[in-house]
């Protein structure tokens, strides 16, 4: 440079973020199955489960040219058939995967000097001459059968001698070779034959021996290929040798003897699982998983054993034996083996025809014709898979009907349909193959199939899943945490795109989904390609074995000695199929054919020498040694010292002491505590002391002595890589604990007592035993931590500190500079998820070891090892969850910290809580006591007016409705007025009169009534958790945010933090921020001062003048402007002047982002749901007013700062024509009468204020206080005051004498006290509410505490945010597991007994044709057989063990489950900091002791560092 190939993520932990980490999904594949559906064809494929059992048929025969016999036919030549003899085959082909973890297997590459090979091919030589038997057959016998047996005859390519023979075999010698009984070569003794056909010849097929070949096999070796060490030791033919046997052949294969070996941490032995491979699936690859179909190898053939025959078997369709099973039987005995092809039942989620044919290919036999062949070729069945095709194509808008939906307009289904034109896979008919060849002829199961031609007609053909996110596709209805869905997250509790149905849509399509399995995604086992400070993960520490790794340099070798690295080259091999590329054949494709490429950790040969290795030589820097200084709580032993505690003795001394938050138990008048003196004993060593030193770690601290380990520095004298790490192993190892024996002062688990508390098995207190101490053993664990393995190397610095050396300088030393070793802090690059680490790495690379792989279960069970025990080490699974985690962020919270506000506390004043009454609420009651509001922020709240009405409740009545609109029928009159009957009323009847428009005079319209219907009205029925609007609250608090920039991977931070200041995020200064918005403030209103304007209805007896007041309008004034002081000379603060007023003058309106699913569907509006002769409507009466109680808010009081009476003063805001109502008159009064005036600065409420002031009475009393309650008599409103109004007069005169715990308001014109007006309203419960004015205080040192809030910071396991989270026992239910007296199985062995078949050995008295002897015969010999004996031996029996499984009363913990019980352990300082190890104790979490850790908050101190 070119070419080829080529790797995608998402959901889910959080309020959010980054990381770690698991779970889940999207992809592909399948010998599949299941659900719904199903038109056609091609090519494939189909019992994976019971190697469980099988009815029936078929799957291996053939040869008459090897032979005899019988039979049939015969043209007499012969031909054919059958059962036999004989030969070849049956060891192939076909099936299956049980067993097998192995050189008896497989793959790959070798060896065979240790071997075999029928049929086939090539070559050499030969094929002579004899003999014998047994079937068939005949006769007899036994048996039910299967079959057996005796006698007799017979042929051969059956069997047996003899001859001939070599180069074949045996003994001997030589040679090749690393190595020879075995290979090659050379001289002597034993071994073989068979006929038949054409037959006219010849020839052909055969046979024998030997050599060679091809192909096939046997044996053997290297390497490769499953799991677990909770299997660590195994082994008696075991390992080797010698002799022998055996085999085709080596060998311990077998046997006798001898020796004592052999294997194993590089995993032996035992266990579990499994046929192996080519390949298949997946994957970017490396890998991972699998081993159906096809192909190679192996193993097996009912389970087990055995041999025979044979070239070949230990033999699927052969034999023998044992066993199980099935069948037949005359009960004596027999028969059988589908894991061949079909088929059957069974098992199972599940897997086919008892088909056709030898036409092709292949196989057996034969000379051949031929025969046989469930191999094979085909067909059938199954959408089981892959591939291809079709279910129509083109046009067609009024966007039809219908369905669905709708905001009612429409939208959508949708060019979809209808409709028009066209086409053919279907049907019928005709024609009709290739596959069939070596010349000709013949031969087709498939099959009248494929293909081709013609005719007919859209005719014959679409489903399935999904539509919340991942993930492509949305609406309606139903349902209401139900029914259900779900792969993960999760949906469903009345509006569900998540359930069910429908419409619509999306995706695939003769299929679509589901389930199961494998790979992928998963870099989630990491070789490629991960990690271990805090997420899971460094061994507690050291020494060291094996192993792994190893400094500088020169040369040789080329992996050699039994074996090996690296690099390229050549040769061999890596079967075919498959994959891949090219080409080709079926119309394409699937499928198939041809060719190429590729593929090994493989073998052999020659070569290279950089690296590794190895051999030899050298070096000194790694390591070690030597010499000389040096520091040290390094270790062990012995001794010794003082202080303190306790105890004992004695003295002084007297009533307490001790202890705590406060107490008590305890001790003490028998004299304590306190104090002095003396003594005893044990343990620990103040100050020095430091983040200092030493040690490998644990750990080590008075002083002295002895013994002893290690370390640093300096010198560069010696050795010359002697090194690093370290699985196992060995040692060491705090505290607690254990054993034996001592010791025992203090402390102190357990225990006792006292407190605390709801309880207190705790925290606190008083005691106190083990223990703590010593000696010797054991134990072996800790937050054994730097939570950081060891060693060496590299790579900025700064500053402390301990030890040493040097320089300069000095009399000497300090200070100063350089350097080595140790130990801290800060920090750069770099690294890290972040925090942080940073020459003492958590940086960069290297070597070795240990360890991790989601949470829980569990560091547990079982097993093993160790231990006296406690327990330690090693270490699972079932089950269960969708997380568990790390760091950091923002909040919230803390019985964390700092700063600061607020009538928050404090300081005050007046109250509430007690009484009576009023009002509201809870509760209770009731036919109903309508409903709502419920901590602050419900409770004089909705109510700013419940006798009827209101009114929603109860009782009664009524049904197109009390009200709106439209339609239908009828009557026609309007509206209106009035009477009567019934009734509680509503209701139900009767009567009178007239107007408008059009008219064809019938009537119609408008309008009204009535009637029956239809649409509809109506609902204070439900949902404030479907909503709008409005409101409360935090809170008038000072906060809440944004843009841009910057920082951070990010959430986010910065700004907004800091120093000051303010009422304020108010302002100033500083600052990686600079600006801005909503809030704050200001702008608005009222009020306080004065001015101007206008001059009535105000003031005035009136007029004039004038004055005052005043609504309105306008404008002034206040801004830290001025002075002084403080501060950083900024903001600002303090003081002062002037001023009506100061530092916001007072008050109001105004309420940021948001919080509380806060409140309200009953004010209104409104989605949805619900009721429609009632949940609507009407009416009368009742109820909302009940009353044993409880609470909230008030009123009036309890009196003399008062009450009564008399006199007398001063307001403001307001209201008024269905109204306010004057004067006058009547009434004690409420009120009545009266009617002037006023729609209002005019008149009225209103002569008015009240407290106040003046005077007087009361004199401390349940009163001349207080007024409840009740009686009588009246007044007013109203249809109507009984339930249930207000007022007046007279009478009555209750509780109450200042209020427990607790609690409320208020900081100035405020509180308190006093009256007054108004709204609602016929009237009124008004003490309420909203305003108005009058009189008019006290107190604030201060911020410790309570409450609320703001800012900063800290911790957090909280985030529906502390009203949070969360732990353990107990109780109940479900599930899986462990233990357990036992019980029942399985597996592999061991010992002994027994022992079939059979091989081998022995014997062989019984039996026997060939050969020999015997003339024949008889007989004998040789040899053989039966039988018997023995070794081995399947199986069986007995016995004790091993391993493993099931089950088991009971028992143990575990997991999960709804809102159960008890407590509160942990998270904040979690209220006693927590945690680790250990020990004791306790219902439980847990508590306590001892030692350790910080992964503890807070304050103070010490030290170091950073910045200035």
């Nucleotide at each position: 440079u070119u070419a080829u190939c080529g790797g995608a993520g998402a959901g889910u932990u959080u309020g959010a973020u980054c990381c770690u980490g698991g779970c889940u999904c999207a992809g592909g594949a399948c010998a599949a199955a299941c659900g719904c559906u199903g038109g056609c064809g091609g090519c494939g494929u189909g019992u994976a489960u019971u190697a469980g059992g099988c009815a029936u048929g078929c799957a291996a025969g053939u040869c008459g040219u090897a032979c005899g016999c019988a039979c049939a036919c015969u043209u007499c030549g012969g031909u054919g058939u059958g059962a036999g003899u004989g030969g070849c085959g049956a060891a192939c082909g076909g099936g299956c995967g049980a067993g097998u973890a192995a050189c008896a297997g497989c793959g790959u590459g070798g060896g065979u000097a240790a071997c075999c090979u029928g049929c086939c091919c090539c070559g050499u030589a030969g094929u002579g001459g004899g003999g014998a038997a047994c079937a068939a057959c005949c006769c007899g016998c036994c048996g039910a059968a299967a079959g057996g047996u005796g006698g007799g005859c017979u042929a051969a390519u059956u069997c047996c001698g003899c001859a001939u023979a070599a180069c074949a075999c045996c003994a001997c010698c030589g040679g090749u070779g690393a190595g020879a009984u075995u290979c090659c070569g050379g001289a002597u003794g034993g071994u073989a034959a068979a006929a038949g056909c054409u037959u006219c010849c010849g020839a052909g097929c055969g046979c024998u021996a030997c050599g060679g070949g091809a192909g096939g096999g046997g044996c053997u070796c290297g390497c490769g290929g499953u799991c677990g060490a909770u299997u660590a030791g195994c082994u008696a033919g075991u390992u080797g040798g010698u002799g022998g046997g055996g085999u085709a052949a080596c060998g311990g294969c077998c046997u006798a003897c001898c020796a004592a070996g052999g294997c194993g941490a590089c995993g032996a032995c035992g266990g579990a699982u499994a046929g192996c491979u080519g390949g298949u699936c997946u994957g970017a690859g490396a890998g991972g998983a699998c081993g159906a179909u096809c192909a190679g190898c192996c193993a097996c053939a009912c389970g087990g054993g055995g041999a025979c025959u044979g070239a070949g078997a230990c033999a699927c369709g052969g034999c023998c034996c044992c066993g199980a099973c099935u069948c037949c039987u005359a009960c004596g005995g027999g028969a059988g083996g589908c894991a061949g092809c079909a088929g059957c039942a069974a098992g199972g989620a599940a897997u086919a025809u008892u088909c056709c044919a030898c036409a092709a290919u292949g196989g057996g036999c034969g000379a051949a014709a031929c025969c046989c062949u469930g191999a094979c070729g085909g067909a059938g069945c199954g959408a089981c898979g892959c591939c291809g095709c079709g279910u129509g194509g083109a046009g067609g808008a009024u966007g039809a009907c219908g369905c669905c939906u709708u905001u009612c307009g429409g939208g959508u289904u949708g060019u979809a349909a209808a409709c028009u034109c066209c086409u053919u896979u279907c049907u019928c008919a005709g024609u009709g193959a290739c596959g069939a060849a070596g010349a000709c002829a013949g031969u087709g199961a498939c099959g009248g199939u494929a293909g081709c031609u013609g005719a007919g007609g859209a005719a014959u053909a679409a489903g399935c899943a999904c539509c919340g996110g991942c993930u492509a596709a949305c609406u309606a209805c139903g349902u209401g945490c139900c029914a259900g869905c779900a792969g993960c997250c999760g949906c469903g509790g009345u509006a569900a795109u998540a359930c069910g149905u429908a419409g619509g849509g999306u995706g695939c399509a003769a299929g679509c989904g589901u389930u199961g399995u494998c790979c992928g995604g998963a870099g989630u086992u990491a070789c490629u390609g991960g990690g271990c400070g805090u997420a899971a993960a460094g061994g507690g520490c050291g020494c060291g074995u094996a192993g792994g790794c190893g400094g500088c340099u020169c040369g040789g070798c080329a992996a050699g000695u039994c074996g090996c690295g690296u690099c390229g080259c050549a040769c061999g091999u890596g079967a075919a199929a498959g994959c891949u590329c090219c080409c080709g054949g079926c119309u394409c494709a699937a499928c198939c054919g041809g060719g190429g490429a590729g593929g090994g950790u493989c073998g052999u040969g020659a070569g290279a020498a950089a690296c590794u290795g190895u051999c030899g030589g050298g070096c000194u820097u790694g390591a070690g040694g030597c010499a000389g200084c040096g520091a040290g709580a390094g270790g062990c032993g012995a001794g010794u010292g003082g202080a303190a505690u306790u105890c004992c003795c004695g003295g002084u001394g007297u009533a307490g002491u001790g202890g705590u938050g406060a107490a008590a138990u305890g001790c003490g008048u028998a004299g304590a505590u306190a104090u002095c003196g003396g003594g005893a004993g044990g343990a620990a060593c103040a100050c020095c002391a430091g983040a200092g030193g030493c040690g490998a770690a644990g750990g080590c601290g008075g002083c002295u002595c002895g013994c002893u380990g290690g370390c640093u520095c300096u010198g560069a004298c010696c050795u010359g890589a002697c090194g690093c790490u370290g699985a196992g192993g060995c040692g060491u190892g705090a505290a607690g604990g254990c054993g034996u024996g001592g010791g025992g002062a203090g402390c102190g688990a357990a225990c006792g007592g006292g407190a605390u508390u709801a309880g207190a098995u705790a925290c606190c207190c008083c005691g106190g035993u083990a223990g703590u101490c010593c000696a010797c053993g054991c134990a072996g664990u800790a937050a054994a931590c730097g939570a950081u393995g060891c060693a060496g190397a590299c790579g900025a610095g700064g500053u402390g500190u301990g030890g040493g050396g040097g320089g300069a300088g000095u009399u000497g030393a300090c200070c100063c500079c350089c350097u080595c070793c140790g130990u801290g802090c800060c920090g750069g690059a770099g690294c890290u998820a972040a925090c942080g680490c940073g020459u003492u790495a958590a940086g960069u690379g290297c070597g070795c070891c240990g360890c991790c792989u989601g949470g829980g279960g569990a560091g547990u069970a079982c097993g093993g090892c160790c231990g006296c025990a406690a327990g330690g080490c090693u270490a699972a699974a079932a089950c269960u969850c969708a997380a568990a985690g790390g760091a950091a962020u923002u909040g919230a919270c803390g019985g964390g910290g700092g700063c600061c506000c607020g009538c928050a506390c404090a300081a005050g004043c007046a109250g509430c809580g007690g009484a009576g009454c009023g009002u509201g609420u809870g509760g209770u009651u009731u036919a109903a006591u309508u409903c709502g509001a419920u901590g602050c922020a419900a409770c004089g709240c909705g109510a700013a007016g419940a006798a009827c009405c209101u009114u929603a409740c109860c009782g009664g009545g009524u049904u197109u409705g009390a009200c709106a609109u439209g339609c239908c029928g009828u009557c026609g009159g309007a509206u209106c007025c009035u009477g009567u009957c019934u009734g509680a009323a509503a209701g139900c009847g009767g009567g009178a009169g007239u107007g408008c428009c059009c008219u064809u005079c019938g009537g119609g319209g408008a309008c009204g009534g009535c009637g029956u219907g239809c649409a509809c009205a109506g609902g204070u029925g439900c949902u404030g958790c479907a909503u709008g609007g409005c409101u409360g609250u935090c809170g008038u608090c000072a906060g809440c945010u944004c843009g841009u920039g910057u920082c951070g991977u990010g959430a986010g931070a910065u700004g907004u933090u800091g120093g000051g200041u303010u009422a304020a995020g108010u302002c100033c200064c500083g600052c990686a921020a600079c600006g801005a918005g909503c809030g704050c403030a200001a702008c608005c209103c009222c009020u306080g001062u004065g001015g101007c304007u206008a001059g009535u209805u105000g003031c005035c007896a009136u007029c004039g003048u004038g004055u005052c007041u005043g609504a309105g309008c306008c404008g002034a004034g206040a801004c830290u402007g001025c002075c002084g002081g403080g501060c950083g000379c900024a903001a600002c603060c303090c003081g002062g002047a002037g001023g009506a007023a100061g530092g916001a003058g007072g008050g109001g309106a105004u309420g940021a982002c948001g919080u509380c699913a806060a409140g309200u569907c009953a004010g209104c509006a409104u989605g949805g749901c619900c009721c429609u002769u009632a949940c609507g409507c009407c009416c009368u009466g009742g109820g909302c007013u009940a009353c044993a109680c409880a609470c909230a808010c008030g009123c009036u009081a309890c009196a003399a700062u008062g009450g009564g009476u008399g006199g007398u003063a001063c307001a403001a805001c307001g209201g008024g024509u269905u109204g306010c109502c004057a004067a006058g008159c009547c009434g004690c009064g409420a009120g009545g009468u009266g009617g002037a005036g006023c729609u209002a600065a005019u008149c009225c409420c209103g002569u008015a204020a009240a407290a106040g002031c003046c005077a007087u009475c009361c004199u401390c009393a349940g009163u001349u206080c207080g007024g409840a309650u009740u009686g009588c008599a009246g007044g007013c409103u109203g249809a109507a005051a009984c339930u249930c109004g207000c007022c007046u007069g007279c009478a009555u005169g209750a509780a109450g004498c200042c209020g427990g715990a607790g609690u409320u308001g208020c900081u100035a014109g405020u509180a308190a006290c006093c009256g007054u007006a108004g709204g609602u309203c016929a009237g009124c419960a008004c003490u309420a509410c909203u305003g108005c004015g009058g009189u008019g205080a006290a107190u604030a040192c201060g911020u410790u505490c309570c409450c609320g809030g703001g800012c900063c910071u800290u911790g957090u396991a909280c985030a529906c945010a502390c009203c949070g989270c969360c732990c353990g026992u107990c109780a109940c239910g479900u599930c899986a597991c462990g233990a357990a007296a036992g019980c029942c199985g399985g597996c592999a062995a061991u010992g002994c007994c027994u022992g079939a078949a059979g091989c081998c050995g022995g014997u062989g008295g019984g039996c026997c044709a060939a050969c020999c002897c015997g003339u024949u015969c008889a007989g004998g010999g040789a040899g053989g057989c039966a039988g018997c004996c023995g070794u081995c031996g399947a199986g069986g029996g007995c016995a004790g063990g091993g391993c493993u499984g099931g089950u088991g009363a009971u028992u143990g913990g575990g997991a999960c489950g709804a809102a159960g019980u008890c407590g509160u352990a942990a998270c904040a300082a979690g209220g006693u900091a927590g945690c680790c190890g250990u020990a004791g104790c306790g219902g439980a979490a847990g508590c306590u002791g001892c030692g350790g850790c910080u992964g503890g908050a807070u304050c103070a101190c010490c030290u170091c560092c950073u910045u200035u």